Predicted 3D model of a 69-nucleotide RNA (transfer RNA) from Nitratireductor sp. It matches the Rfam family "tRNA". About the family: Transfer RNA (tRNA) molecules are approximately 80 nucleotides in length.
[in-house]
RNA sequence: CGGUUUGUAGCUCAGGGGAAGAGCACCGGGAUUUCCCGGAGGUCGCAGGUUCGAUUCCUGUCUUACCAC
Numbered sequence: 001c002g003g004u005u006u007g008u009a010g011c012u013c014a015g016g017g018g019a020a021g022a023g024c025a026c027c028g029g030g031a032u033u034u035c036c037c038g039g040a041g042g043u044c045g046c047a048g049g050u051u052c053g054a055u056u057c058c059u060g061u062c063u064u065a066c067c068a069c
Base pairs, nucleotide, nucleotide: 002067003066004065007062010024011023012022013021018052026039027038028037029036030035045061046060047059048058049057
């Protein structure tokens, strides 16, 4: 240099065109052993493009892991 792969909440992950979800953690309340109720938190790596509409499709780039040379 080339190829594949990864990136979404503090952490682990789901979702793959109609616009953001779960578990754990955190905050408040109630129970009082492990439980219940409520709440906050995300320009979906970044920049462009396509589209009425993009986390999703396309291009570039950065990053994670791996393969070949």
The source organism's lineage runs through Bacteria, Pseudomonadati, Pseudomonadota, Alphaproteobacteria and Nitratireductor.